Predicted 3D model of a 321-nucleotide RNA (Bacterial RNase P class A). It matches the Rfam family "Bacterial RNase P class A". Rfam's curators write: Ribonuclease P (RNase P) is a ubiquitous endoribonuclease, found in archaea, bacteria and eukarya as well as chloroplasts and mitochondria. Its mean pLDDT, the model's own confidence on a scale to 100, is 77. The sequence was found by an Rfam model in a public genome assembly.

[in-house]
RNA sequence: CAGGUGGGGCGAUCCGCCGCGCCUUGGGAUUCGUCCCGUGGUGAGGAAAGUCCGGACAGGUCAGGGCACCCUGCUGGGGAAAGCCCAGGCGGGAGAGAUCUCGCGCAGCCGUGACAGAAAACAACCGCCGCAAGGCAAGGGUGAAAACGUGAGGUAAGAGCUCACGACGCCGUGUUGGCGACAACCGGCGGGCACGGCACCAGGGCCUGCAAAACCAAAUAUACUGGCAGAUGAGGGCUGCCCGUCCGAUGCCAGGGGGUAGGUCGCGAAGAUAAAUGGCGGAUUUAAAAACAGAAACCGGCUUACGGCCCCACCUUUUUU
Numbered sequence: 001c002a003g004g005u006g007g008g009g010c011g012a013u014c015c016g017c018c019g020c021g022c023c024u025u026g027g028g029a030u031u032c033g034u035c036c037c038g039u040g041g042u043g044a045g046g047a048a049a050g051u052c053c054g055g056a057c058a059g060g061u062c063a064g065g066g067c068a069c070c071c072u073g074c075u076g077g078g079g080a081a082a083g084c085c086c087a088g089g090c091g092g093g094a095g096a097g098a099u100c101u102c103g104c105g106c107a108g109c110c111g112u113g114a115c116a117g118a119a120a121a122c123a124a125c126c127g128c129c130g131c132a133a134g135g136c137a138a139g140g141g142u143g144a145a146a147a148c149g150u151g152a153g154g155u156a157a158g159a160g161c162u163c164a165c166g167a168c169g170c171c172g173u174g175u176u177g178g179c180g181a182c183a184a185c186c187g188g189c190g191g192g193c194a195c196g197g198c199a200c201c202a203g204g205g206c207c208u209g210c211a212a213a214a215c216c217a218a219a220u221a222u223a224c225u226g227g228c229a230g231a232u233g234a235g236g237g238c239u240g241c242c243c244g245u246c247c248g249a250u251g252c253c254a255g256g257g258g259g260u261a262g263g264u265c266g267c268g269a270a271g272a273u274a275a276a277u278g279g280c281g282g283a284u285u286u287a288a289a290a291a292c293a294g295a296a297a298c299c300g301g302c303u304u305a306c307g308g309c310c311c312c313a314c315c316u317u318u319u320u321u
Stems, first nucleotide, its partner, number of pairs: 002316009012284007020043004025038005045292001049303002052301004057209004069205005074088005089104006105200001108198006125140002127136003148166006168190005174185004214264003222257001224255006235247004
């Protein structure tokens, strides 16, 4: 130099003109609902996204407690909390490496291990020994996985059967280091693998969500209350009125509660209402303003999408210098 790993930052800025939403303020019009013209201010993101986790706020249920059900599960710290963040431990896997990735309480019971293979956990196909009965599990072979490894002894043949060393596991409140998970070392003991479910332990969890909730409140109908009229016919039908005719017990007025439309609030120096946040020109940085993308009540996270640029630390198999 190139390629790569991890982390962090940016996601154009300024000026002019035109346009849009909201607020403020001045004037005008008005059917008093609002509308028009002007002034000033303000107006999307790093993810506004997915709506996955937690919270705040709000309503419902609820004396109090328990069971059931669900979630989380190594250690320390941070945090209101979180399926959150930072640092670390142990084990498995990937990479040449920087590094990435998966898992983790406890140990009781139960289940499963396809195909292949003799056998997937009290087994024996080939094989070894033996005259045979039978013994064996070293070697072959199967598999993702096969009952510690090497050497020596031992034996009919063999085998942790015995021994030495090593690996692994458990115990010793071992010693040392660490806040701790744990590590290193010493001594003793041991020899049946993986995955899953249930049980146990610890901590947490009610349900619904701003279309929550609260306040004001039409038109129409109406619970309830009061007044008046009414079988001596209220009231209704027969096109408006009168007559007539038919039906036949309610009708009218006032008060009034709840609920609906609608409005206010929740709600913020963007804000909600089917919903504004835009366009053109110029200057600057740049090879090129080009990627993903548009708030919908609010806050903290996670995840996902993204052209390009900048900074820091680290790695390097092969090639070149």